SAM riboswitch aptamer (S box leader) from Pedobacter frigiditerrae, 109 nucleotides, folded computationally. The coordinates come from a structure-prediction model, not an experiment, and the mean pLDDT is 81. Rfam family: SAM riboswitch aptamer (S box leader). Its family is annotated with regulation of gene expression in the Gene Ontology. The source organism's lineage runs through Bacteria, Sphingobacteriia, Sphingobacteriales, Sphingobacteriaceae and Pedobacter. The sequence was found by an Rfam model in a public genome assembly.

[in-house]
RNA sequence: UACUUAUAAAGAAAGACUGAGGGAUAGGCCCGAUAACGUCUUAGCAACCUGAUACAAAUCUGAAGUAAAAAGGUGCUAAUUCCUACUCUUUAAAAGAGAAAGAUAAGUA
Numbered sequence: 001u002a003c004u005u006a007u008a009a010a011g012a013a014a015g016a017c018u019g020a021g022g023g024a025u026a027g028g029c030c031c032g033a034u035a036a037c038g039u040c041u042u043a044g045c046a047a048c049c050u051g052a053u054a055c056a057a058a059u060c061u062g063a064a065g066u067a068a069a070a071a072g073g074u075g076c077u078a079a080u081u082c083c084u085a086c087u088c089u090u091u092a093a094a095a096g097a098g099a100a101a102g103a104u105a106a107g108u109a
C1' cells in the first nucleotide's frame, strides 16, 4: 500500500511547548490568539487483539462456551464518522432505511 472481516446515537482531559489554522475530500455548519490543530508528559475511556481469574460442562488430558479490565499491543478522550454527498421508501418540504467513502482493529499478501 492492497484485499477480507468486524465496529461506531455510549464513554473518557489536565499540564508544558509551539503559534494559525483545524474538523479526510466538496458543500454546509462548527472549533480556534480566552491559543485551536500538532508534539511531549501524566491521567482516563473502551474492550478490537490479548487476558491473571471465576463459572458451567466434562474430567485422563486437551479444545470449544459465559463472565471478568489486573498486566500487555493498538485505538480513542468537541460536535452521531459533526451533517449531507449515491440509491430506495413515504407525498413537495422533510423524515426513514441501505450503500459508498473515510477511520479503527484483526488477519492475509
Stems, first nucleotide, its partner, number of pairs: 001109007013042005021031003025085004043077003048073002050069001053067003081101001086098005